The part of an RNA shown here (small-subunit ribosomal RNA, 3' major domain) has 476 nucleotides and comes from an uncultured bacterium. It matches the Rfam family "Bacterial small subunit ribosomal RNA".
[in-house]
Context: one part of a larger RNA
RNA sequence: UGACGGGGGCCCGCACAAGCGGUGGAGCAUGUGGUUUAAUUCGAUGCAACGCGAAGAACCUUACCUGGCCUUGACAUCCAGAGAACUUUCCAGAGAUGGAUUGGUGCCUUCGGGAACUCUGAGACAGGUGCUGCAUGGCUGUCGUCAGCUCGUGUCGUGAGAUGUUGGGUUAAGUCCCGUAACGAGCGCAACCCUUGUCCCUAGUUGCCAGCAGUUUGGCUGGGCACUCUAGGGAGACUGCCGGUGACAAACCGGAGGAAGGUGGGGAUGACGUCAAGUCAUCAUGGCCCUUAUGGCCAGGGCUACACACGUGCUACAAUGGUCGGUACAAAGGGCAGCCAACCCGCGAGGGGGAGCAAAUCCCAUAAAACCGAUCGUAGUCCGGAUUGGAGUCUGCAACUCGACUCCAUGAAGUCGGAAUCGCUAGUAAUCGCGGAUCAGCAUGCCGCGGUGAAUACGUUCCCGGGCCUUGUACA
Numbered sequence: 001u002g003a004c005g006g007g008g009g010c011c012c013g014c015a016c017a018a019g020c021g022g023u024g025g026a027g028c029a030u031g032u033g034g035u036u037u038a039a040u041u042c043g044a045u046g047c048a049a050c051g052c053g054a055a056g057a058a059c060c061u062u063a064c065c066u067g068g069c070c071u072u073g074a075c076a077u078c079c080a081g082a083g084a085a086c087u088u089u090c091c092a093g094a095g096a097u098g099g100a101u102u103g104g105u106g107c108c109u110u111c112g113g114g115a116a117c118u119c120u121g122a123g124a125c126a127g128g129u130g131c132u133g134c135a136u137g138g139c140u141g142u143c144g145u146c147a148g149c150u151c152g153u154g155u156c157g158u159g160a161g162a163u164g165u166u167g168g169g170u171u172a173a174g175u176c177c178c179g180u181a182a183c184g185a186g187c188g189c190a191a192c193c194c195u196u197g198u199c200c201c202u203a204g205u206u207g208c209c210a211g212c213a214g215u216u217u218g219g220c221u222g223g224g225c226a227c228u229c230u231a232g233g234g235a236g237a238c239u240g241c242c243g244g245u246g247a248c249a250a251a252c253c254g255g256a257g258g259a260a261g262g263u264g265g266g267g268a269u270g271a272c273g274u275c276a277a278g279u280c281a282u283c284a285u286g287g288c289c290c291u292u293a294u295g296g297c298c299a300g301g302g303c304u305a306c307a308c309a310c311g312u313g314c315u316a317c318a319a320u321g322g323u324c325g326g327u328a329c330a331a332a333g334g335g336c337a338g339c340c341a342a343c344c345c346g347c348g349a350g351g352g353g354g355a356g357c358a359a360a361u362c363c364c365a366u367a368a369a370a371c372c373g374a375u376c377g378u379a380g381u382c383c384g385g386a387u388u389g390g391a392g393u394c395u396g397c398a399a400c401u402c403g404a405c406u407c408c409a410u411g412a413a414g415u416c417g418g419a420a421u422c423g424c425u426a427g428u429a430a431u432c433g434c435g436g437a438u439c440a441g442c443a444u445g446c447c448g449c450g451g452u453g454a455a456u457a458c459g460u461u462c463c464c465g466g467g468c469c470u471u472g473u474a475c476a
Stems, first nucleotide, its partner, number of pairs: 001476002003473003007470007015460002019424005026315008034306002042053002064301007073125001077124002079121005086103001089100004107114002127290002130288003136284002138279003141275001143273001148187006154163003167178003193267004198235007207225001212222003238261001241255005317417001321376006333364003338357002343352003383414001388409007430452007
């Protein structure tokens, strides 16, 4: 100087407390461990691995296994020889591949040949998701959006080093003020950026009967940009004003005005560093290793196994509910090898059909919870839907291993969950649907969107994590 303390002081955070809803019990989905297996490819492992890499394993993907094959190779550059490229059909085979066969003679040319492509041959070489993340780059997680981490000059100390950065206040903040052997500065904080909340201007193939006219009652038509909205510009919030407290400071408390008040809400943004943290399987790369194989092609299988254990979720156990009928109100997105209307068929998944739309114009697309009415009456039930049987639909070369969905039948566990444990402070939790990426098909996951919409916070003694000062130390 640090680190540590079941030392002290001050302070903060859904850290506790106060509340609301869960997990842990059930069934299922999914990931992991373990076990099994020819293979169940590999990685991730306290917080910070476990719905993680994977924004989508039937083949492909695919790296794994079994079997069948290839050896200048599926891919790149160079050399020599041949042939334009390309294309039709048949046979064997699981296919890779092997054999046979048809059409075709193009472009440039100094007529030697050349360009692109294909085949054959030789070797330089290719290739490796093989090893090492403890050789690395890059990227990322984490402490932590915590308020810290440093430097120049000066001063003090023999020196390590100290000072500044400590102290008194204050703040979300090393934020600001005052003091001060320090004076300044840098990276962080804040602001500048995006979005949302109010108003104004500009603009009007969305919106409006707002005012007028027509109307087959649909902004449908004429007509109009007032309003809503869209998207560009601007205004607005700065402790600016008033009162109080305070050191006359910084600031804090209350108030006015205001759509908004003290960082208005949300996002992006992550200092010096820590964990030899993660990744050689995104990519790049040193070294090592394989080279008729640890490379390459193909078919089938596996990654989907199942006594069990754990994590994360979905659905429930019901009456604040289930079922049936009727009736409302969104936002944000996507669409041409696409979204697919009206209409018809089917109980339905879906099929037929063909209009419109490269989309503020058409389509996906009926939002659901809610509201009104009816029924059920506490029951393993008109709760719950697993499982299984049968019949189908769709995608796709192909749903056996191993897809999703529909209909009929079947109706399991489950009556609110031990010890323990998680999230959340407001348009939040809880609850309700909708969309998108990936994608032929496949979503309870992920990323977004809106609807309805709470309870509680006395307080900082305790648990966890963190910041500053100080103290002890046989630790570095």

Its mean pLDDT, the model's own confidence on a scale to 100, is 86.